[in-house]
RNA sequence: UCAGUCGGCCGGACGGCCGCCCCGGCCGGCGCCGAAAGGUGGCCGGGGAGGAAAGUCCGGGCUCCAUGGACAAGCGGUGCCGGAUAAGGUCCGGCGGGGGCGACCCCAGGGACAGUGCCACAGAGAACAGACCGCCGGCGGCGCCUCGCGCGUCGUCCGGCAAGGGUGAAACGGUGCGGUAAGAGCGCACCGCGCGUCCGGCAACGGAGGCGGCACGGCAAACCCCACCGGGAGCAAAACCGAAUAGGGACGGCGUGGAGGCGCGAGCCUCCGGAUCGUGUCCGGGUCCAGCCGUCCGGGUAGGUCGCUCGAGGCGCCGGGCAACCGGCGUCCCAGAGGAAUGGCCGUCGCGCGGCGGGCUCGCCCGUCGCCCUACAGAACCCGGCUUACAGGCCGGCUGAUCGU
Numbered sequence: 001u002c003a004g005u006c007g008g009c010c011g012g013a014c015g016g017c018c019g020c021c022c023c024g025g026c027c028g029g030c031g032c033c034g035a036a037a038g039g040u041g042g043c044c045g046g047g048g049a050g051g052a053a054a055g056u057c058c059g060g061g062c063u064c065c066a067u068g069g070a071c072a073a074g075c076g077g078u079g080c081c082g083g084a085u086a087a088g089g090u091c092c093g094g095c096g097g098g099g100g101c102g103a104c105c106c107c108a109g110g111g112a113c114a115g116u117g118c119c120a121c122a123g124a125g126a127a128c129a130g131a132c133c134g135c136c137g138g139c140g141g142c143g144c145c146u147c148g149c150g151c152g153u154c155g156u157c158c159g160g161c162a163a164g165g166g167u168g169a170a171a172c173g174g175u176g177c178g179g180u181a182a183g184a185g186c187g188c189a190c191c192g193c194g195c196g197u198c199c200g201g202c203a204a205c206g207g208a209g210g211c212g213g214c215a216c217g218g219c220a221a222a223c224c225c226c227a228c229c230g231g232g233a234g235c236a237a238a239a240c241c242g243a244a245u246a247g248g249g250a251c252g253g254c255g256u257g258g259a260g261g262c263g264c265g266a267g268c269c270u271c272c273g274g275a276u277c278g279u280g281u282c283c284g285g286g287u288c289c290a291g292c293c294g295u296c297c298g299g300g301u302a303g304g305u306c307g308c309u310c311g312a313g314g315c316g317c318c319g320g321g322c323a324a325c326c327g328g329c330g331u332c333c334c335a336g337a338g339g340a341a342u343g344g345c346c347g348u349c350g351c352g353c354g355g356c357g358g359g360c361u362c363g364c365c366c367g368u369c370g371c372c373c374u375a376c377a378g379a380a381c382c383c384g385g386c387u388u389a390c391a392g393g394c395c396g397g398c399u400g401a402u403c404g405u
Stems, first nucleotide, its partner, number of pairs: 001401010012349007020048008031040003050376001054387002057385005062234004067284006075230005080094005095109001096107004110225002115223002117219003132165002134161005139155006173191006192214001193212003197208004239305003248297007257272006273289005313332008352371008
């Protein structure tokens, strides 16, 4: 200097004039809108969109729901080991496998001897298989011939072979040597596979040695098995205020109890029993005892306030940890709209693009003119992630190549 790889940040700025929303303080509290609840004013001070606010894919906080616990089923999720966390399918560290010269990147990473299923086509043959081209031997024919059953060739024949070639995504271990008529784990060496021992490591796993029939492929992002985890709805959740209506109707089922105490009575309390509340069972619990459960039809209101922003919060420093992260100290308050607030105009600059002119080491620089909220894109209860989109620009670490000192 170039290329690559990983990580971080910005993604417009300043001034003026007018216009919005929220919070706090002070003043006013007449009037106006409204059926009501409630809303509405002025001045001063402060604040006002994102790294993704997006997708709604995960996990929670929070709110409500009669069901709580245990066991089983069903459904869903995760899937190597260890850790972080409120949790997580996220993140960090490691192991194994794959890609890359490397820095680094990727993996839906448990189980194929629990069972079922699939491997199309091609091919001889696709799980305990198989002979298309072939190799070897015998027999027979023909030819040659050095007359040795020697060489060559042919075969709807017989026997041996699966080493070589072909087909295929994949061929029933791989490479090499020996052996054989030709071959084959047939034998041997190494690798691989199975069983077992020792060492290192919390572990996944790694290393070293021994024995051995030398062989029973792949797919589980196929069904499935195993281990672990999991109530349901959701801010259109909920709470309050105002107004209005029909405390409605039909059908079906169970049923319309008992004892004791208190009370003048209405009624209240306890126990037993019954109905009912979840996918089932058991234990407990709630509601009701004239009501409850199930199905269907029908009516009213859809106004206002609140939930609504101080948080698993941001920033800085220190300590622990390889790290994710945890702890301590200090400091800051940084949107809460309600059909949806930060906008409009003017001027100047900056980034980028284009034209012209000049300089120049041809990398680039200077001047002038024009364009230019200009990439992706705007909170809606909040937070931790993941995924997707992004013009342009800046910074840092590491790797490789080349050159110079």
A computed fold for a 405-nucleotide RNA from Rhodovulum sp., annotated as Bacterial RNase P class A. The gene name in the source record is rnpB. The prediction has a mean pLDDT of 76. Its Rfam family is "Bacterial RNase P class A". Rfam describes the family as follows. Ribonuclease P (RNase P) is a ubiquitous endoribonuclease, found in archaea, bacteria and eukarya as well as chloroplasts and mitochondria. It is annotated as a ribozyme. The same sequence occurs in records of 3 taxa. RNAcentral holds the sequence, with entries from ENA and Rfam.